[in-house]
Context: one part of a larger RNA
RNA sequence: GAUUGAACGCUAGCGGCAUGCCUAACACAUGCAAGUCGAACGGUAACAGAGAAGAGCUUGCUCUUCUGCUGACGAGUGGCGAACGGGUGAGUAACGCGUAGGAAUCUACCUUGUAGUGGGGAACAACUCGGGGAAACUCGGGCUAAUACCGCAUAAUCUCUACGGAGCAAAGAGGGCCUCUAUUUAUAAGCUCUCGCUAUAAGAUGAGCCUGCGUCGGAUUAGCUUGUUGGUGGGGUAAUGGCCUACCAAGGCAUCGAUCCGUAGCUGGUCUGAGAGGAUGAUCAGCCUCACUGGGACUGAGACACGGCUCAGACUCCUACGGGAGGCAGCAGUGGGGAAUAUUGGACAAUGGGCGCAAGCCUGAUCCAGCAAUGCCGCGUGUGUGAAGAAGGCCUUAGGGUUGUAAAGCACUUUCAGUGGGGAAGAAAAAUCAAGGCUAAUACCCUCGCCUUUAGACGUUACCCACAGAAGAAGCACUGGCUAACUCUGUGCCAGCAGCCGCGGUAAUACAGAGAGUGCGAGCGUUAAUC
Numbered sequence: 001g002a003u004u005g006a007a008c009g010c011u012a013g014c015g016g017c018a019u020g021c022c023u024a025a026c027a028c029a030u031g032c033a034a035g036u037c038g039a040a041c042g043g044u045a046a047c048a049g050a051g052a053a054g055a056g057c058u059u060g061c062u063c064u065u066c067u068g069c070u071g072a073c074g075a076g077u078g079g080c081g082a083a084c085g086g087g088u089g090a091g092u093a094a095c096g097c098g099u100a101g102g103a104a105u106c107u108a109c110c111u112u113g114u115a116g117u118g119g120g121g122a123a124c125a126a127c128u129c130g131g132g133g134a135a136a137c138u139c140g141g142g143c144u145a146a147u148a149c150c151g152c153a154u155a156a157u158c159u160c161u162a163c164g165g166a167g168c169a170a171a172g173a174g175g176g177c178c179u180c181u182a183u184u185u186a187u188a189a190g191c192u193c194u195c196g197c198u199a200u201a202a203g204a205u206g207a208g209c210c211u212g213c214g215u216c217g218g219a220u221u222a223g224c225u226u227g228u229u230g231g232u233g234g235g236g237u238a239a240u241g242g243c244c245u246a247c248c249a250a251g252g253c254a255u256c257g258a259u260c261c262g263u264a265g266c267u268g269g270u271c272u273g274a275g276a277g278g279a280u281g282a283u284c285a286g287c288c289u290c291a292c293u294g295g296g297a298c299u300g301a302g303a304c305a306c307g308g309c310u311c312a313g314a315c316u317c318c319u320a321c322g323g324g325a326g327g328c329a330g331c332a333g334u335g336g337g338g339a340a341u342a343u344u345g346g347a348c349a350a351u352g353g354g355c356g357c358a359a360g361c362c363u364g365a366u367c368c369a370g371c372a373a374u375g376c377c378g379c380g381u382g383u384g385u386g387a388a389g390a391a392g393g394c395c396u397u398a399g400g401g402u403u404g405u406a407a408a409g410c411a412c413u414u415u416c417a418g419u420g421g422g423g424a425a426g427a428a429a430a431a432u433c434a435a436g437g438c439u440a441a442u443a444c445c446c447u448c449g450c451c452u453u454u455a456g457a458c459g460u461u462a463c464c465c466a467c468a469g470a471a472g473a474a475g476c477a478c479u480g481g482c483u484a485a486c487u488c489u490g491u492g493c494c495a496g497c498a499g500c501c502g503c504g505g506u507a508a509u510a511c512a513g514a515g516a517g518u519g520c521g522a523g524c525g526u527u528a529a530u531c
Stems, first nucleotide, its partner, number of pairs: 001531004006527005013379006019372002021337001026335003030332003035080003040077002043073002047071003050067008087290001089288001096215007105207002110203008118152001120150002127142006158167003172195006181188002216262003223253003228250008265287004269280004292313005315326004343369001345368003351365001352363004382412004392403004416472001418467005426458001430453002433449001435447003475520005480501003486515005496503002
């Protein structure tokens, strides 16, 4: 000099953009952070409508009851999601990360292709009946549906194979038409469109595994290792492999630093520097890791799963003492620790995610707002004129000098703040209607076009116009040398200063105050830290 996730002191007008627990991976009150689908299903607790019956009477609306009939929908079965997104850096010196390669693998949803989607069955929730419990919850009997579950059939470019053969699947739902048959009408069958389902081949995406090289300090750590190193058989995995196991061999690593100890998430980057390098790893992005502590598996395409299960432990809470409940390193917030770090805010309008045909619902992701000079950037605190060089202050050789065009005065302007008015963009979509395609079809679905309607948290938005009045807006540090800037008074090795050299013991430009000056400026200094 540059820099910082900074803190402290004094001071403080506005805006934009960023950033904000570096410490206790300490403990957490409360609320929210993962749901959704009725176009899979049986249904109907609530709300609304319709129909039927009854009652009241203002004779066409009020009330009551019933009917899942309709819009919808609590709880339940089922599907998909919950493995993403969000947080943290405790652990880890490691194939963890970075980089360059590899072969023995899997991959839901998505895309493309091929083939299929036939025919049956038995249950379990909900519900109902009964029991236990303070509660959490739980036990037994009975009824029932499905895209839930289980057989049968079919079976290859799939799997296994001794190459003869053997084995393996599925589920339906919604919209429309009404020629024919059954029927009393609904409807079923049939036809058609859309979405699904099964098997398989490939792609895409994502993931698992292996290897070369690189990746902090200590030798006052020199030897380490028995599933250890290799082989064979077997097991296990999606897959290779001592990954596991039995047997056999006795290997394997190490001064090119093994082992042990300490420290640490790694990287793109960031800071500094002419560079080489040094330091660092906040925000943002990629990977890894953890989810009260330590184990374990289940489900699933994917987890050994932050807001799942289970066991043990510590802690907290409830209890009828028999037993139960919990996990903010999600967003806010509280206590504690600390020099120190924000609101128990708004919205799903946009972007993205989950579910759904869609409408839509959910989303503390996200977008916004609030707080903080924490940082960077921008703007303002007036402009011109004005010598009687006013008054006052300070200095003085008492003449004067300086503060100083500074002020006052005169003439202007109105950024920003204030008040009032106007006012973009962020909106792409969606629904209605028309046209084309599909089709038997003027349904449905797809594509496209026009108008209208609806959808903005931010928001009293950005921006623009008007109004009034210089009006509301300057400090901080320093002045001996380094280092830009000097005099007076007080003090008298005292009080004090100080980054280094050093000042102070009666004329202190070094202490304290004043005047003046210098530097930076909504900041300025100090401390800490890096180059």
Molecule: small-subunit ribosomal RNA, 5' domain
Organism: metagenome